[in-house]
Context: one part of a larger RNA
Molecule: large-subunit ribosomal RNA, domain IV
Organism: Chenopodium quinoa
Formats: sequence, C1' cells, structure tokens
RNA sequence: CUCUCUCUAAGGAACUCGGCAAAAUAGCCCCGUAACUUCGGGAGAAGGGGUGCCCCGUCACAAAGGGGGUCGAAGUGACAGGCCCAGGCGACUGUUUACCAAAAACACAGGUCUCCACAAAGUCGUAAAACCAUGUAUGGGGCUGACGCUUGCCCAGUGCCGGAAGGUCAAGGAAGUUGGUGACAUGAUGACAGGGGAGCCGGCGACCGAAGCCCCGGUGAACGGCGGCCAUAAUUAUAACGGUCCUAAGGUAGCGAAAUUCCUUGUCGGGUAAGUUCCGACCCGCACGAAAGGCGUAACGAUCUGGGCACUGUCUCGGAGAGAGGCUCG
Repeated sequence: CUCUCUCUAAGGAACUCGGCAAAAUAGCCCCGUAACUUCGGGAGAAGGGGUGCCCCGUCACAAAGGGGGUCGAAGUGACAGGCCCAGGCGACUGUUUACCAAAAACACAGGUCUCCACAAAGUCGUAAAACCAUGUAUGGGGCUGACGCUUGCCCAGUGCCGGAAGGUCAAGGAAGUUGGUGACAUGAUGACAGGGGAGCCGGCGACCGAAGCCCCGGUGAACGGCGGCCAUAAUUAUAACGGUCCUAAGGUAGCGAAAUUCCUUGUCGGGUAAGUUCCGACCCGCACGAAAGGCGUAACGAUCUGGGCACUGUCUCGGAGAGAGGCUCG
C1' cells in the first nucleotide's frame, strides 16, 4: 500500500450524478395513530411507554397483570422494519433479455371490433389426416388494458362489407373465314408450274363467357386525417365580431414547458441564504389529445424524480487498532 472488520473529538450530506456505501431502526406487550379511500384499506401509519433478577401474591396448579426489593455503564446483549411528505409511470399478484437491462417493457381481469351454425372459422400438410375439440358461441383473430368520468369531427384516399343494372374481362365454346396437305385433273411427257373434293393439321374469329376491376352505397374501439391569410372595440393591448382562400373534415372534452417544449435555466408563485432538478400555475402545444385511447384515481412497486426527520467517517480530514495479503530477509 491492498482487502475484510472495529473505534473515532467537533460538525452532520458540507460528499456525490445521486445519502452510493455505512450508520440508524428492529423482537414482544401496552397506549396511540392523519390526509385520502374503491370503506377493504392506508396501518406495524406516525409518535410514546415498558422489558433483568429476587420476593410477596390474585378460585386448586400455573401464567399474564399488580406490589415490594435489588445489582450493573448496559436486562429483545444473538436473531431482529428506518420513517414521513410530494410527483411521474404502470391499476394490482405475476412475466422477461440463462451470462451487462426486472423496467414505465410483456401479461392480466375488464372493454370493444371482427370471423365462425359445426365436415365451424382458424392453423399445419401435396394428401390422408391432425389441432381447434370428444369443444358447439365458454371457439379463432385484432386493438385497448382494473376502476371512475368519457371517447368529438372527417368515408375524399386505402382497406373491409353490401349492390340481380351498366362498362371492361380469361380459359373454354363457337357461326364464319383463311392457309397447309391432299385422291385427282390440266399444261404433249416430266423430278416443273398453276388448280384441287373429302379428311387431317393450322391462323383469325362475330357471338356466349365467372370472379376481379371500373361504377353505386355503407363503414373509424378499420389504415388513417383533423388549415391558411387579412382586418376589427371610447389610451394601449387583445380580438367575442367580420372578410377571403383551400379542404373529406379543419383538433371537440380534457390535459399542457409534459417520459412530449426547439427557442428554454420560458414567466410567475412555493421550497433554499443561494434551486438548469422538483411542486403549483400561466398557455406563445417548434411537434398533446380522446381504445397506437384522453383525463383522474385508493391500494400496490428491489420502479423513476424532488424534499424532510432520524442517523452516521459520505465528507471537513484525517487518525488509531485487529486480521489476511503484498513488501524485505531466510
């Protein structure tokens, strides 16, 4: 010097990203216990007091309780909750990155949409079959995520659903038309030339021809979207009011410098002697917003953030001691 411990005057978070670590609290009995609340909780809230040993003694025994006494610095000598206030997120118990992440992520009960009438829908497989399911609306899929109050406008685009009309439209069929080949016949003959029945092989093809698409409607807890400019009131400022352009419709309620705010340490208030964090407001929302839910919310959380009490070697600022290692010598 390193590690594991013990103690430390005065102070007590001044340390630090941050009370990380340590200290403190602690068992049992009694008293007592707030806001809030879904009336269950919150709650071991908080905060106080007691605790050894001996003797007496309470219906028999015994004990709790009570009374008296007594020793020590110390009687839960081990074991053994720190607590409070405020806020964010997630309702909760659960689950997860075996080996850097336990969370605000996943799940969840509940809500809602959609498919499915049983040889179900859906999944797997070429198929047979199998799962679903020895189920029968208690099934499959999507989104949301307890509970409370709510969930606005837009169907123009995309998707989905519906639509006996109309347009377009494949394979296939097909009236017809056309080419090749072709017995044969013609050119005096010919291996050459032109012609040619039936059949066979092709090309084209009026017309018939489903779904789909076009078209017409519906549908947002489907994918999604939810404006701009100008001007105006007895000082100023602001604009309930007005004009105009565009749109399918121009963001409603609620919330808002937020896990979202760039400018920004916004401004005001609180807390501090002093506060880029925190809490309460304001609203100028760069770029919240209503089941990719909005806003609240008791309880819960090895969650995150701010403050306080207690406590302490975290620190001012070090020091002392014990053990183990290192080091030196052997």